[in-house]
C1' cells in the first nucleotide's frame, strides 16, 4: 500500500427495489403434586454509520467505520 467478502433481534443466520423474518435464546399462559420436555401466545430491530439513485432502499451507487481473507 492494492483487492476480495462479510456487518440484520441478545447469538446464528435468512431475506426479486413494494409488510424487515427463522431457528436458539428470554417472558407470559397450557400441562404437571413439582421440575423438564412438549404445545400456545408474546416482547424485543436508528437494517454499521453518512450522502446519493428512485415514487419507494436491508436490498442498487459512492464514502466513511469495523471484522475476515488473498497479494505484495
Nucleotide at each position: 500500500g492494492c483487492c476480495c467478502c462479510u456487518g440484520u433481534a441478545g447469538c446464528u443466520c435468512a431475506g426479486c427495489g413494494g409488510u424487515a423474518g427463522a431457528g436458539c435464546g428470554g417472558c407470559a399462559g397450557u400441562u404437571u403434586c413439582g421440575u423438564a420436555a412438549a404445545c400456545u401466545g408474546c416482547a424485543g430491530g436508528u437494517c454499521a454509520c453518512g450522502c446519493g439513485u428512485u415514487c419507494a432502499a436491508g436490498u442498487c451507487g459512492c464514502g466513511u467505520c469495523a471484522g475476515g481473507g488473498g497479494c505484495u
The RNA shown here (transfer RNA) has 72 nucleotides and comes from a Candidatus Woesearchaeota archaeon. Lineage of the source: Archaea > Nanobdellati > Candidatus Woesearchaeota.